[in-house]
RNA sequence: CGGCCUGUAGCUCAACGGUCAGAGCAGCUUGCUUAUAACAAGCCGACCAGAGUUCGAAUCUCUGCGGGCCGA
Numbered sequence: 001c002g003g004c005c006u007g008u009a010g011c012u013c014a015a016c017g018g019u020c021a022g023a024g025c026a027g028c029u030u031g032c033u034u035a036u037a038a039c040a041a042g043c044c045g046a047c048c049a050g051a052g053u054u055c056g057a058a059u060c061u062c063u064g065c066g067g068g069c070c071g072a
Stems, first nucleotide, its partner, number of pairs: 001071007010025004018055001027043005048064005
């Protein structure tokens, strides 16, 4: 420098272009217990940024940025 893939919660992952973006783990609170763990209930928390297409974008397109792989 060129090509390909990828970016969603603290972490690992879902989500046909359309109802409130969900799940597990983690964290917090409460219950249970002499206490801890386990268990149960609840809470917290995210679409990388900008633009475009569309009635409607996490999803499609473009640009930028970050990450990974390959080639030179």
Molecule: transfer RNA
Organism: Roseiflexaceae bacterium